The RNA shown here (transfer RNA) has 72 nucleotides and comes from Aquarana catesbeiana. Taxonomically the source falls in Aquarana (Eukaryota, Teleostomi, Anura, Neobatrachia). The sequence is in RNAcentral, with records from Rfam.
């Protein structure tokens, strides 16, 4: 340099052109407990960036950035 795959809360992952953006862990609050842990309930917090297509883009297309892998 070229190619492939991926980029979603603090972390690990789902997800689909019209969504209530979801699950688990984590954090906080409450309940329980003599206390802690565990458990239960609630809350917090996210679609890498810019264009394009479209009535509508987190999703499709293009370019960029980053990461992993492969080729040279």
């Nucleotide at each position: 340099g070229c190619g492939u795959u991926g980029g979603u809360g603090a972390u690990g992952c789902a997800g689909u052109g019209g969504u209530g953006a979801g699950c688990a862990u984590a954090g906080c609050u409450g309940c329980c407990u003599u206390u802690c842990a565990a458990g239960c309930a609630g809350c917090u917090g996210a679609c890498c960036c810019g264009g394009g297509u479209u009535c509508g883009a987190u999703u499709c297309c293009c370019a960029g950035c980053c990461a992993a892998c492969g080729c040279c």